[in-house]
Context: one part of a larger RNA
Molecule: small-subunit ribosomal RNA, 3' major domain
Organism: uncultured prokaryote
């Protein structure tokens, strides 16, 4: 000087407390461990692994296993020889296929010094090489997590100290903040904080189609038409909030408390933004890359299987256990976003998944029904008209193909479960809780993820305690 302390002091954070809802019990989904297996590919392991890489494993993917098969190779740059446009489509034989063979059809090259010379393709040969999701993340780059959006981390010159170092950065106040003020052997500066950026909340202005409709007219009653751009909205440009104003407290400071005006008040709300560093943290399976290893195989192709196994254990979720409810009927109100191999109105058929027709839309134009809510009726506290697992059966869709192993529909079946032990998690406002909607991936497959809006709470006395962190201080038992 750091680090540590079951040392003391000050301060902060959904850290506790005050509340609301969960997890832990049940069934299922999903990930992991374990076990099993020919293989159940690999990675990730306290917080910071476990609905994680994977924004989607039937084949493919795929890296794993069994079998079949190729050896200059599926792919790059070169050399030699032979042949020739290259290429595409269909049929067919053997085979599980890769692959090997046959037939037919379509199409039929450019440059040029005119030498089938050069470029290009196929076959063969030989070799340099290709190839490796093989190992090492403790050889690395790049990217990322984490402490932590915590308020810290440093430097130049000066001064002090023999020196390691100190000072500045400590002190008195204050702040979300090393934020600002005052003081001070310090004076300045840099990376962080804040601001600048985006969205949102109010207003003005410009613009008026695909959007809107106040007044006027028509109307098939639909902004439908004429018309209009007021309003809504859209998207450009501006304004607006700065402790600016008033009062009090304070040291006459910084600032804090209250008030006015205002759409908004003291960082208005949200996002992006992550200092010096820590964990030899994660990733050689995104990519790149040193070294090592394989080279008729640890490389390449294919068929089938596996990644989906199942006594069990754990994590994360979904659905419930019901009356603030279930069921039936009537029937309102959104916002994102997506759409041509697409979204599909409407009609017809079907109980339904869906099928057959068929407008519009390359989109402010067309399509994608919001659901909880509300009203009416019924059920009357039951393992039930709760709950929906499981199983049987008949179907639908995608796709060469749903057996292993997809999703959905109808009928039947109707399990556990009556609010969950010890323990433990999230959340402070348009938040929690609850309700539906959209998107990426994607042929098909969502209870996951990412977004969108609807309804919409309770509580915070406070900082004694638990956890994490910041500052200065103190001890150091042989910790550096």
């Nucleotide at each position: 000087u750091g680090a540590c302390g079951g040392g003391g002091g000050c301060c902060c954070g959904c850290a506790c407390a005050a509340g609301c809802g969960g997890u832990g019990g049940a069934g299922c989904a999903u990930g992991u461990g374990g076990u099993u297996u020919a293989a159940u590919u690999c990675g990730a392991c306290a917080c910071a692994a476990c609905g994680c890489g994977a924004a989607g494993a039937a084949c493919c993917u795929u890296a794993c296993c069994a079998g079949c098969u190729c050896u200059u190779g599926a792919c790059a740059u070169a050399u030699c020889u032979a042949u020739c446009g290259c290429g595409g489509a269909u049929u067919u034989u053997g085979g599980a296929g890769a692959c090997a063979g046959a037939a037919u059809c379509c199409u039929u090259c450019a440059g040029u010094u005119c030498g089938g010379c050069u470029g290009g393709a196929u076959a063969g040969a030989a070799u340099a090489c290709a190839g490796g999701u093989g190992c090492u993340g403790c050889a690395u780059g790049g990217c990322u997590g984490u402490c932590g959006u915590c308020a810290g981390c440093u430097c130049g010159u000066g001064u002090c100290g023999u020196g390691a170092g100190a000072u500045g950065u400590u002190g008195g106040g204050u702040u979300a903040a090393g934020u600002c003020c005052c003081g001070c052997a310090a004076c300045g500066a840099g990376c962080g904080c804040a601001a600048c950026c985006c969205c949102u909340a109010c207003c003005u202005u410009u613009a008026g189609u695909u959007g809107c409709c106040a007044g006027c007219a028509g109307u098939u009653c639909g902004g439908c038409u004429g018309g209009g751009c007021a309003c809504u909205c859209u998207a450009g440009a501006g304004g607006g909030a700065c402790u600016g104003c008033c009062g009090g407290u304070g040291a006459u400071a910084a600032a804090c408390c209250g008030g006015a005006g205002g759409a908004a008040g003291g960082u208005g709300g949200g996002g992006a933004u992550g200092a010096c560093g820590u964990c030899a943290a994660g990733u050689c399976c995104u990519c790149a890359u040193g070294g090592c290893c394989c080279u008729u195989a640890u490389g390449g192709g294919c068929u089938g299987g596996g990644c989906u196994a199942c006594a069990c254990a754990c994590g994360u979720g979904c659905u419930a256990c019901a009356a603030u409810g279930g069921c039936g009927g009537u029937g309102a109100c959104a916002a994102u976003g997506g759409g041509c191999u697409g979204c599909u109105a409407c009609c017809u058929g079907g109980c339904g998944a869906c099928a057959g027709g068929a407008a519009g839309c390359u989109a402010a134009u067309c399509c994608c029904u919001a659901a909880a809510a509300a009203c009416c009726g019924u059920c009357u506290c039951a393992g039930u008209u709760c709950g929906g697992a499981u199983u049987g059966u008949u179907c639908u869709c995608u796709g060469c193909a749903a057996c292993u192993c997809g999703a959905g529909a109808g009928c039947a079946u109707g399990a556990a479960g009556u609010u969950g032990g010890a323990a433990u998690c999230g959340c402070u406002a348009g938040u929690a809780a609850u309700c539906g909607u959209g998107g990426a991936u994607c042929a098909g497959c969502a209870u996951g993820c990412c977004a969108c809006g609807g309804u919409g709470a309770a509580u915070a006395c406070g900082u004694u305690c638990c956890c994490g962190g910041g500052c200065a201080u103190u001890g150091u038992a042989c910790c550096a």